Background: A computed fold for an 88-nucleotide RNA, annotated as Glycine riboswitch aptamer. Its mean pLDDT, the model's own confidence on a scale to 100, is 78. It was read from a public genome assembly, where an Rfam model found it.

[in-house]
């Protein structure tokens, strides 16, 4: 601390693409380029350690994954439900 986290339902929700070939099709492939808001990587303060080093946040960072019509997805936000006092 009486409504926190998690879970579920509804809802709002950004960014970034061209060329060539191919296909009924924004279908598929190749090339070059681009985006950050699923997930994942890195770390500041601080903490631990004799030390080496370890732990350690984000919409920051990388761009591995993912994405670059719409749809889907989508960090994060809003509303509701369940649970019942524990935990982050």
């Nucleotide at each position: 601390g009486a409504g926190g986290a998690c879970u579920c339902u509804c809802u709002g929700g950004a960014g970034a693409a061209c060329a060539c070939a191919u296909u009924c099709a924004g279908u598929u492939g190749u090339g070059u380029g681009c985006c950050g808001a699923a997930g994942g990587u890195g770390c500041a303060a601080g903490g631990c350690g004799u030390a080496a080093g370890c732990c350690g946040a984000a919409u920051c960072u990388c761009u591995c994954a993912g994405g670059c019509a719409a749809a889907c997805g989508g960090a994060c936000g809003g509303a509701g439900a369940a649970g019942g006092c524990a935990a982050a």